[in-house]
Notes: The part of an RNA shown here (small-subunit ribosomal RNA, central domain) has 357 nucleotides and comes from a Candidatus Uhrbacteria bacterium. Taxonomically the source falls in Candidatus Uhriibacteriota (Bacteria, Bacteria candidate phyla). The coordinates come from a structure-prediction model, not an experiment, and the mean pLDDT is 83.
Context: one part of a larger RNA
């Protein structure tokens, strides 16, 4: 140096983009850097190995040889990797084409609930709970009609469904823009993949200006329970939930499972596209390509091979491989401490040791 792992036992970085560095498709010409291989030299001696000799034997010591770990030179060979240079289309990229989708930002608008408040009807109760009180109601409430304002959030459609690198995204128009998937098979000609640093996004909470503030509700504050109850239960209720901007960067950020590529039975369901085929048309059948789900129990059959410690994965792999990358190394101390970088702060990222079992 090689050798083990990382769904639950430690261990997959939240997620994407990416330089540097790894790794890289078919064919073919040179080159001969790496590679192989001859041959000389050197590579002290000891040490190793081999076959003898000495100490009675061994160890030990000694004589010949021979290895072993290279260096250099000069000569050969060209499979692979490598420089170069020529080509190619099957990875990748682009054009074209109809389609789909809560993808994103922005401006708009729509009803149904809520809440105030104003007027109309109407009277003694409403609310709430296992049962109550606090609470609100003759200054006319609950109810029940009508009409103002105002904030959030979009029943049904909805679905094992869709879309996105992940955070996530759902009433409706309409403008602005990103990806993906099919179909044509026109161009490009390896233009790939992965990525330590970097950078950009990153649920709720949180922070700093300013606005908003219906309903909900951490703290708060009263009723109740309770041996108490700094809870659960109810009645109130401010921050914050909403918005413009600017930070914070965390999570059971989860498929507890990194990305790429290619193999390796299937059966079904559903979503998009394409083609047949059949209609008048669709619908329905059938092939195909991209997603997204099940294949469970005593049992003959309904996941096969395989893989896995079981559980379970099994073409969406946790099978069998190749690359790159992140991470693990007993438990506690501990994601602490202390340096260090970042933040306004809260804290975040990085990360030990004593000492103990």
């Nucleotide at each position: 140096c090689u050798g083990g792992g990382c769904u639950u036992a430690a261990a997959g970085g939240g997620u994407c983009c990416g330089c540097a560095g790894g790794c890289g498709g078919c064919c073919u010409c040179g080159c001969g850097c790496a590679u192989c291989u001859u041959u000389u030299g050197u590579u002290a001696a000891a040490u190793c190995c081999g076959c003898g000799c000495g100490c009675u034997u061994a160890a030990c010591g000694u004589g010949c040889g021979g290895a072993c770990c290279g260096c250099a030179a000069a000569g050969g060979a060209c499979a692979u990797g490598g420089c170069g240079g020529g080509g190619c289309u099957a990875g990748a990229g682009g054009c074209c084409g109809g389609g789909a989708g809560a993808g994103g930002c922005g401006a708009g608008u729509a009803g149904a609930a809520c809440u105030a408040c104003c007027g109309g009807u109407g009277u003694a109760g409403g609310g709430g709970u296992a049962a109550a009180a606090u609470c609100c109601g003759u200054u006319c409430a609950u109810a029940u009609c009508g009409g103002u304002a105002g904030g959030a959030a979009u029943a049904c459609c909805a679905a094992a469904g869709g879309c996105g690198a992940a955070g996530g995204c759902a009433g409706c128009u309409c403008g602005c823009u990103a990806g993906a998937a099919c179909g044509g098979u026109c161009c490009u000609g390896a233009c790939g993949c992965u990525c330590a640093g970097g950078g950009a996004c990153g649920a709720a909470a949180g922070c700093g200006u300013g606005g908003g503030g219906a309903g909900c509700a951490a703290a708060a504050a009263g009723g109740a329970u309770u041996a108490g109850a700094u809870a659960c239960c109810c009645u109130u209720g401010u921050a914050g939930u909403c918005c413009a901007c600017g930070c914070c960067c965390u999570a059971a950020a989860c498929g507890a499972u990194g990305g790429a590529u290619g193999c390796u039975a299937g059966c079904u369901a559903u979503u998009g596209g394409a083609a047949g085929u059949a209609u008048c048309g669709a619908c329905c059948c059938u092939u195909u390509c991209a997603g997204u789900g099940g294949c469970g129990u005593u049992u003959c059959a309904a996941u096969a091979a395989g893989g896995g410690a079981a559980a379970c994965c099994g073409u969406u792999a946790a099978g069998c491989a190749u690359c790159c990358c992140g991470c693990c190394u007993g438990g506690g101390a501990a994601g602490u401490a202390c340096g260090g970088c970042c933040g306004c702060a809260a804290g975040g990222c990085u990360a030990a040791a004593a000492c103990u079992c």